[in-house]
Context: one part of a larger RNA
RNA sequence: GACGAACGCUGGCGGCGUGCCUAAUACAUGCAAGUAGAACGCUGAGGUUUGGUGUUUACACUAGACUGAUGAGUUGCGAACGGGUGAGUAACGCGUAGGUAACCUGCCUCAUAGCGGGGGAUAACUAUUGGAAACGAUAGCUAAUACCGCAUAAGAGUAAUUAACACAUGUUGGUUAUUUAAAAGGAGCAAUUGCUUCACUGUGAGAUGGACCUGCGUUGUAUUAGCUAGUUGGUGAGGUAAAGGCUCACCAAGGCGACGAUACAUAGCCGACCUGAGAGGGUGAUCGGCCACACUGGGACUGAGACACGGCCCAGACUCCUACGGGAGGCAGCAGUAGGGAAUCUUCCGCAAUGGGCGAAAGCCUGACGGAGCAACGCCGCGUGAGUGAUGAAGGUCUUCGGAUUGUAAAACUCUGUUAUUAGGGAAGAACAUAUGUGUAAGUAACUGUGCACAUCUUGACGGUACCUAAUCAGAAAGCCACGGCUAACUACGUGCCAGCAGCCGCGGUAAUACGUAGGUGGCAAGCGUUAUCC
Numbered sequence: 001g002a003c004g005a006a007c008g009c010u011g012g013c014g015g016c017g018u019g020c021c022u023a024a025u026a027c028a029u030g031c032a033a034g035u036a037g038a039a040c041g042c043u044g045a046g047g048u049u050u051g052g053u054g055u056u057u058a059c060a061c062u063a064g065a066c067u068g069a070u071g072a073g074u075u076g077c078g079a080a081c082g083g084g085u086g087a088g089u090a091a092c093g094c095g096u097a098g099g100u101a102a103c104c105u106g107c108c109u110c111a112u113a114g115c116g117g118g119g120g121a122u123a124a125c126u127a128u129u130g131g132a133a134a135c136g137a138u139a140g141c142u143a144a145u146a147c148c149g150c151a152u153a154a155g156a157g158u159a160a161u162u163a164a165c166a167c168a169u170g171u172u173g174g175u176u177a178u179u180u181a182a183a184a185g186g187a188g189c190a191a192u193u194g195c196u197u198c199a200c201u202g203u204g205a206g207a208u209g210g211a212c213c214u215g216c217g218u219u220g221u222a223u224u225a226g227c228u229a230g231u232u233g234g235u236g237a238g239g240u241a242a243a244g245g246c247u248c249a250c251c252a253a254g255g256c257g258a259c260g261a262u263a264c265a266u267a268g269c270c271g272a273c274c275u276g277a278g279a280g281g282g283u284g285a286u287c288g289g290c291c292a293c294a295c296u297g298g299g300a301c302u303g304a305g306a307c308a309c310g311g312c313c314c315a316g317a318c319u320c321c322u323a324c325g326g327g328a329g330g331c332a333g334c335a336g337u338a339g340g341g342a343a344u345c346u347u348c349c350g351c352a353a354u355g356g357g358c359g360a361a362a363g364c365c366u367g368a369c370g371g372a373g374c375a376a377c378g379c380c381g382c383g384u385g386a387g388u389g390a391u392g393a394a395g396g397u398c399u400u401c402g403g404a405u406u407g408u409a410a411a412a413c414u415c416u417g418u419u420a421u422u423a424g425g426g427a428a429g430a431a432c433a434u435a436u437g438u439g440u441a442a443g444u445a446a447c448u449g450u451g452c453a454c455a456u457c458u459u460g461a462c463g464g465u466a467c468c469u470a471a472u473c474a475g476a477a478a479g480c481c482a483c484g485g486c487u488a489a490c491u492a493c494g495u496g497c498c499a500g501c502a503g504c505c506g507c508g509g510u511a512a513u514a515c516g517u518a519g520g521u522g523g524c525a526a527g528c529g530u531u532a533u534c535c
Stems, first nucleotide, its partner, number of pairs: 001534002005531005012382006018375002020340001025338003029335003034077003039074002042071001046067009084293003093218008103210002108206007116150001118148002125140006156179010185198005219265003226256003231253008268290004272283004295316005318329004346372001348371003354368001355366004385415004395406004419476001420472006429462001435456007479524005484505003490519005500507002
C1' cells in the first nucleotide's frame, strides 16, 4: 500500500459498489418455464338474436342461429438458453497460434424447385372396474399441422466410368444406373375458377452455434525411478456428424522415461486484480470468456442440440406418507430455516425499461433483469457552523505561589442555512408494439392483406423519488489511537521487579515523559485502532 475481511470503542447524511471465503452440510414454505384456440376434437358459464308457449309492460319455459369465458386432453415450439456452484480435474481442461481434403448446425437470411392422391388409429369423452394413495386396467366413440403407405423429383445421396486439379486418404465437373419429400394445412378477402399471408418439403449458399486434431505455455515432492497389455503400431470390420484402439478379430513387439515418465499432494483456467520504478512476486471475490458439476454412482431415451439443476430408468444413503400391499422427494435458482463458523442481507416491488420463450398479433410467462430494503463492508463527497470577541472570566491542571496553561477557546454580539424539518412544484429514464386514419411500393381480373413513411391514441415498479422553490431553528450531528527511541506529541499523582506494558530495543525493585489515572499535546477523522493474509 491492499482486502469479499473479522474484533474493540464510536457513529450525522448522500452517491456508487460489495456482501457464506467455513459444511459440494441438511432443508419447512412460497415462487424461479412456459406458450399457441390463426394446428385439433371435446367442455360450454355467460351474452346477442329469431320463433313458439304460459302471458300484463316484463318475466319464466322451450326450439334454433351467432358469439364465447373456463377446464383437462392431443399436437407444435421452448424447456440444452437464462440462473447457481467450484466438488472433481495437473488435463488439449484452460490460454495462445493454427488445422479439418475428417465434421454437424433447429430458429434466421438469400436463392431455387415443390406442396398431388389416400389410409388406419388414439387421447380427451362414455361405461365397467382395481388401489389407502401414487397411479391404473378393460370395452366402446372421435379429430388434427399427430401417425403411415403411394405418386411426383434433381443442381441431392449411392455405385460405376471419365476429364481437370490437388495436400496421402481426395476435391470439382461430365455421362449412365439407382434411391429418397411434403400439411389437398391455418387465417383473411373475394366468391366462378382465385388472391394475400403464416406455415410445410427437397436442394444450394450464408450467418450463428458447436465438435475433433495439433505446436507452445500451464503448482510442489526424486525421502516417488522405473511405468505400460488395448498397452504401441499394422490389416480388416463395426461404430460415430466426423479422424482415431473409439470398439472388436488377426498379426507384429512395441510405446513412455533424469529434457523427470509413473506415483503422491495441492489446485477449476484465463481476461484481469493487488503490489512494485521495473523485472518480478502474490491472488483468481464482484464483472466478462471457457470448463466441470447438479443428493452419491451408473445408464440411455427424446431431440438440430443433453447423456439433460427444477426430465426418465437402475442401484445406494438420507427424509417423508402409508390402510404395511406400496408410494413421494432432491434450493451448488430467488428469498428463507437449522447447523457449522471470527463472519456475510429481505420468506420485498415490478415486468415500466433491457433481454429471453411462445404466439400472426393483442398478449402471457420470466426470483434473468430493473428496483427498493438491511450492513460504515469498501471508495468518494458533504456536514457537525462562520465573523467579531481580553475583565485573557469562571472552572480544571501545573507552580519556584510571582504566575503559566487550557485560550479567541467559552460567554456575549452580528450573520449564514449546506444538511435537517415542514409545505408547494416536480422529472429524464418511453423507444415502441397494437389499433385507427392518410400516403406510397410491389402484386392482383379486383379486393383483402403485406412492406415502408407520417399523424392520432396509449404504456413508469422505482416514486410524488431525484431535482427546484419557500419558510423555520445554531438548533439535531465527534470520536478513536498515541505521546522512551524507531515516530509527530510531556507534566503531575498513584504503584513499587507488584500490578502491568511490549511490533523491536526494552520499561517497572520509592522521585517511572515506557504501568494506571488526570491535565496537556500530536495524528487521523465518521471513523479510529487491533488481528489475519499478500506485495

Small-subunit ribosomal RNA, 5' domain from an uncultured bacterium, 535 nucleotides, folded computationally.
The RNAcentral record of the full RNA draws on ENA.